[in-house]
Context: one part of a larger RNA
RNA sequence: CUUGCGGCAGGACGGAAAGACCCCGUAGAGCUUUACUAUACCUUGGCAUUGAAUACUGGCUUUUUAUGUACAGGAUAGGUGGGAGACUGGGAAGUGGGACCGUCAGGUUCCAUGGAGUCAUCCUUGGGAUACCACCCUUAAACAGUUAGGAUUCUAACAUCGAGCUUUGAAUCAAGCCGAUGGACCGUGUCAGGCGGGUAGUUUGACUGGGGCGGUCGCCUCCUAAAAAGUAACGGAGGCGCGCAAAGGUUCCCUCAGCGUGUUUGGAAAUCACGCGUAGCGUGCAAAGGCAUAAGGGAGCUUCACUGCAUAGACGGACACGUCAAACAGAUACGAAAGUAGGCCUUAGUGAUCCGGUGAUUCCGAAUGGAAGGGUCAUCGCUCAACGGAUAAAAGCUACCUCGGGGAUAACAGGCUUAUCCUUCCCAAGAGUUCACAUCGACGGGAGGGCUUGGCACCUCGAUGUCGGCUCGUCGCAUCCUGGAGCUGAAGCAGGUUCCAAGGGUUGGACUGUUCGUCCAUUAAAGCGGCACGCGAGCUGGGUUCAGAACGUCGUGAGACAGUUCGGUCCUUAUCCGCCGCAAG
Numbered sequence: 001c002u003u004g005c006g007g008c009a010g011g012a013c014g015g016a017a018a019g020a021c022c023c024c025g026u027a028g029a030g031c032u033u034u035a036c037u038a039u040a041c042c043u044u045g046g047c048a049u050u051g052a053a054u055a056c057u058g059g060c061u062u063u064u065u066a067u068g069u070a071c072a073g074g075a076u077a078g079g080u081g082g083g084a085g086a087c088u089g090g091g092a093a094g095u096g097g098g099a100c101c102g103u104c105a106g107g108u109u110c111c112a113u114g115g116a117g118u119c120a121u122c123c124u125u126g127g128g129a130u131a132c133c134a135c136c137c138u139u140a141a142a143c144a145g146u147u148a149g150g151a152u153u154c155u156a157a158c159a160u161c162g163a164g165c166u167u168u169g170a171a172u173c174a175a176g177c178c179g180a181u182g183g184a185c186c187g188u189g190u191c192a193g194g195c196g197g198g199u200a201g202u203u204u205g206a207c208u209g210g211g212g213c214g215g216u217c218g219c220c221u222c223c224u225a226a227a228a229a230g231u232a233a234c235g236g237a238g239g240c241g242c243g244c245a246a247a248g249g250u251u252c253c254c255u256c257a258g259c260g261u262g263u264u265u266g267g268a269a270a271u272c273a274c275g276c277g278u279a280g281c282g283u284g285c286a287a288a289g290g291c292a293u294a295a296g297g298g299a300g301c302u303u304c305a306c307u308g309c310a311u312a313g314a315c316g317g318a319c320a321c322g323u324c325a326a327a328c329a330g331a332u333a334c335g336a337a338a339g340u341a342g343g344c345c346u347u348a349g350u351g352a353u354c355c356g357g358u359g360a361u362u363c364c365g366a367a368u369g370g371a372a373g374g375g376u377c378a379u380c381g382c383u384c385a386a387c388g389g390a391u392a393a394a395a396g397c398u399a400c401c402u403c404g405g406g407g408a409u410a411a412c413a414g415g416c417u418u419a420u421c422c423u424u425c426c427c428a429a430g431a432g433u434u435c436a437c438a439u440c441g442a443c444g445g446g447a448g449g450g451c452u453u454g455g456c457a458c459c460u461c462g463a464u465g466u467c468g469g470c471u472c473g474u475c476g477c478a479u480c481c482u483g484g485a486g487c488u489g490a491a492g493c494a495g496g497u498u499c500c501a502a503g504g505g506u507u508g509g510a511c512u513g514u515u516c517g518u519c520c521a522u523u524a525a526a527g528c529g530g531c532a533c534g535c536g537a538g539c540u541g542g543g544u545u546c547a548g549a550a551c552g553u554c555g556u557g558a559g560a561c562a563g564u565u566c567g568g569u570c571c572u573u574a575u576c577c578g579c580c581g582c583a584a585g
Base pairs, nucleotide, nucleotide: 001585002584003583004582005581006580007579008578010577011576012575014572015571022406023405024404025403027402028401029398030397031396032395035202036201037200038199039198042194043193044192045191046190047189048188049187051154052153053152054151056149057148058147059146060145061144063142064141065140066139068137069105078136079135080134081133082132085119086118087117094113095112096111097110098109099108100107101106158182159181160180161179162178164177165176166175167174205217206216207215214234218240219239220238221237222236223235241387242284243344244343248302249301250300251299252298253297254296256280258276259275260274261273262272282291283290285349287347288346289345306330307329308328311325313324314323315322316321319388332341333340334339355381356380357379358378359377360376361375363374364373413460414458415456416455417454419453421449422448423447424446425445426444430440431439467542468540469539470538472534473531474530475529476528477527480505481504482503483500484499485498486497487496488495507521508520509519510518511517548566549565550564551563552561553560554559
C1' cells in the first nucleotide's frame, strides 16, 4: 500500500416527512362579538278558525224633545219661507212644591191648587214674532238601529282530564259514547313590528428594506432630475379639498419697498415736502415661474362669471380624460374710435359609471286618444379621501388548526459590511513637586481584527435540529502561569510598562436551566478567542418553542403576553469518505 473482518460516528449541507415557525393566497376551517346580512325560538298586534247574552263607553243614522243673551229694545230675537190669527172647561192667568239648563237676568218642563182668560198685529231694530206651520244650522238629551272597544256571564266550536263504557282476548295507543273542568280564551294558519351569535352565510384593503405596530394612499409647487420631455425610494421641503358680485369686464389715471435731507406735538417708525431709487414692495392663500407697457394701486360705467355652431387647428396622455385656441351667427358691456371682454397673473380648490330627484322639452307613447313610464337639454344627491370609485349593506381570534406555495420573505447558522465592539498606532493640551512621553493621556486623526449588538436578504423553507451541561478534542496569540530581555518616578524584596516566546500547564465547591456572574477554599496560574456561538445518525433535555392547567395584566369576547408557574414521546440495522484495532498478501 491492497484485501478481508471487527469496531467509532467527524463528513457525504446523511435517511425519514413537497417546514408545523415566518410570509404570501382577493385558499379553507373552527371559535368570538355591541362586524354585516339573514334566520329558528320568544314576544306584540291584525285577520281566519270564532258563537250567544247583559250592562257600560265611543262613532254614525232615523225619530222625538230641547238648545241659541253683541248694541238698541218690554226681553235669553239661531236662519229662511208661508202667515192674520193661534191656544183654552179634554181646563187659561195667578199661587205652592219638585227636576233640568243658565251669561244668575231668566228659560223649559212635571205635580197640586185655581176657575176664565193668555199671546200676536202696535213702539224700538239692518232683520219681527217660539201666535201658528214647514225646511234646516250649532249644541245637548232620550228611545231605537248599526258599528267599535274593553268588562262580566253562558255553552255549542275548541282544549284538557277520567280507575267509566264500546271497538277488543291484552294494552298507559287511537276512534266513538258518557261525564267533569276550562272556554270563544288556548292552540293552529297567515300577514306585519320588536328581540334574536341560539343558528347560518360572509367580510375584515394595499404599500412596506420580513410581517405586525406606526405612517401613507387623490391633487398642486420646488429640489433630487444628469441644460428637451419624462424619471424611483417609508428621499428632502411645503401646500389644497377654498375664496371673490368684486378680488370679474372695460375706459382713464397712478407707481412701489427702502434710504437721505427738512418739518409742531411726533419718538427708530404715523402724516407732509424734495431727492436717490429696475423692483429688494405688492400679487386673496403654498412654492416656483412671471409682472413697472405693469399681471401692482385707484376712479367711472357695468355683467363677456354670455347663448349657439363647428369644434378649424394644436399640446399632454396606454386609455379614460385633461389643456390651449382663432373664426362664424345671435344678443351685450366699456370706449370718441381702433378695439377689448366666453371670469380671476399662471399652475391646486376634486370624483367615472349606475341609480334617483327637480325644471324645461315641436321627442317616444304596446289597437286609437290620453296617461303611466321613458328619452333629450339644464341641474342636484358620494371625506365612493383605500380619492380609476369590487356591495345599498361587513369586525376579530386560532398554541386545536388545515391546504397550496416561497429561501421572491423573517427567526438559527454561514456569507458581505463593520455603524457598534475589541486591539493598536499618530499628534500631544495636560497630570506626574520640576519634567508631555517611568506611568497616565483630553480634543482629534489613521489602521487592524471579525469574538458583541446591528445592517443587507446572497445558498438553504420537496427541513442546514435551536441554549446550556457532559464526553472528546484541535487550532490562533492580542500570554494567565512557567522561560528570556529593554525602560523605570528599578536601592533590595515586591511591582509598573514594553518586547520575544504557544513547549507544557491553566483546581475543587455553593447559588442559578443558565453562558455569564457573585461568593467559599486553594493554586505557579485559575488566559482570551476560532472550529455551524466545535461536538444531539455521541449522551442529556434543566431552559426556550405545540397540544392540558393556573396566576397577574390586557381584551366585551374568542383569546393574547422576549410576564410567571406545574406537566409534556429526542427515530435511524453505517453504503461511500474518514478514523481505531486484528489478520493475510
RNAcentral holds the full RNA, with entries from SILVA.
Predicted 3D model of a 585-nucleotide part of an RNA (large-subunit ribosomal RNA, domain V) from an activated sludge metagenome.
Rfam family: Bacterial large subunit ribosomal RNA. Gene Ontology terms of the family: structural constituent of ribosome and ribosome.